[in-house]
Context: one part of a larger RNA
RNA sequence: GAGUAGCGAAAAGAUGGGUGAGAAUCCCAUCCGCCGGAAGCCUAAGGUUUCCUGAGGAAGGCUCGUCCGCUCAGGGUAAGUCGGGGCCUAAGGCGAGGCCGAAAGGCGUAGCCGAAGGGGAACAGGUUGAGAUUCCUGUACCACCGUAAGCCGCUAUGAGCGAUGGGGUGACGCAGAAGGACAGUGACGCGGACUGCCGGAAUAGUCCGUCCAAGCAGCGAGGCUGGCGUGCAGGCAAAUCCGCACGCCGCGAAGGCUGAGCUGUGAUGGGGAGGGAAAUAUGAGUACCGAAGGUCAUGGGUUCCGGCUGCCGAGAAAAGCCUCUAGCCAGGCGAAGGUGCCCGUACCGGAAACCGACACAGGCAGGCAAGCAGAGGAUGCUGAGGCGCGC
Numbered sequence: 001g002a003g004u005a006g007c008g009a010a011a012a013g014a015u016g017g018g019u020g021a022g023a024a025u026c027c028c029a030u031c032c033g034c035c036g037g038a039a040g041c042c043u044a045a046g047g048u049u050u051c052c053u054g055a056g057g058a059a060g061g062c063u064c065g066u067c068c069g070c071u072c073a074g075g076g077u078a079a080g081u082c083g084g085g086g087c088c089u090a091a092g093g094c095g096a097g098g099c100c101g102a103a104a105g106g107c108g109u110a111g112c113c114g115a116a117g118g119g120g121a122a123c124a125g126g127u128u129g130a131g132a133u134u135c136c137u138g139u140a141c142c143a144c145c146g147u148a149a150g151c152c153g154c155u156a157u158g159a160g161c162g163a164u165g166g167g168g169u170g171a172c173g174c175a176g177a178a179g180g181a182c183a184g185u186g187a188c189g190c191g192g193a194c195u196g197c198c199g200g201a202a203u204a205g206u207c208c209g210u211c212c213a214a215g216c217a218g219c220g221a222g223g224c225u226g227g228c229g230u231g232c233a234g235g236c237a238a239a240u241c242c243g244c245a246c247g248c249c250g251c252g253a254a255g256g257c258u259g260a261g262c263u264g265u266g267a268u269g270g271g272g273a274g275g276g277a278a279a280u281a282u283g284a285g286u287a288c289c290g291a292a293g294g295u296c297a298u299g300g301g302u303u304c305c306g307g308c309u310g311c312c313g314a315g316a317a318a319a320g321c322c323u324c325u326a327g328c329c330a331g332g333c334g335a336a337g338g339u340g341c342c343c344g345u346a347c348c349g350g351a352a353a354c355c356g357a358c359a360c361a362g363g364c365a366g367g368c369a370a371g372c373a374g375a376g377g378a379u380g381c382u383g384a385g386g387c388g389c390g391c
Base pairs, nucleotide, nucleotide: 013031014030015029016028017027018026032388033387034386035385040368041367042366046348047347050346051075052074053073054072055071056070060068061067080141081140082344083343084342085341087118088117092113093112094111098107099106100105122139123138124137125136126135142340143339144338145337150333151332152331160328161327165324166323167322168321169320173311174310175309176308179304180303181302182301184298185297186296187295188294189210190209191208192207193206194205195204211270212269215265216264217263218262219261222258223257224256225255226249227248228247229246230245231244232243234242235241274289275288312315354363355362370382371381372380373379
């Protein structure tokens, strides 16, 4: 320079009470305002204790501060089923042998690694100051071990197991259309509470609520699919499997596969508006009690659907699963009962906790998507919920 610029979105505060040495700034209450396809909720990446409780008031906080994502101390993350690994492969990477190269090294077969792709068994409620599909309650499921009764098989008329091998499935594009069902939502009905300042209104009005999973059993809109026999030189061995050929039966059927959902059960349970103690100063809206739960409409979302129809640009792989033999084999199947490894799990996550030197008007993948008006996720106002942007 200068007590100057600035104090970082113009969403907005006000009053009362509390605490305290001290309060515009902390806490509580009541109003007011803002967002509401977000400025709410879940989650990936990233961060790495920032989470919760108690204490603090030097510094950090663009003012203040009794407050904090700050300081100090103590506490907090619980899994067979969620995500990852003990499974699979993609691009790509590595690469036994191998090929190439003065050396270093390059390429690459088998193979291995590699995921937000494939595969894969748990739901509802409750609970803490801070964790929950992890704890607790209830009800399940998966894999393996294992056996009572009983059943099957006994030296082959062989029960059962069974490939690193064969086949099928897994298995996939784009566009379009119709229907079923459900979530959600609205109205009426039903239940509960209230009816208050002025006038009116009670066969009335306002507000709130109006449910529940996996699993198991039955049913099931719809979608797909012929069945049996004989033969064979194909599927790099074999095959009863696949394929091919022929015959018979059938063809708007039966049977098989798939399938959302519905019904019952789960549930004599849970949850539920509301009501609501006692004890001491805090206690507690805690313990405890607990009503209604139907009908219609809508349904652009989800699912049936990895479906159907059309089209040309012709749209991953492997494991897994099913089946077939090769082969192994004398025991096998079966209620109870038992076992179940490692890592992650707090908290932020359109942000004051990530990337931007900052508590920075910037940037950041996916999911959820209420009401009135509207074609709409635009726009306006609102719900749940969250905020008023640290002078």
Molecule: large-subunit ribosomal RNA, domain III
Organism: Thermobacillus sp. ZCTH02-B1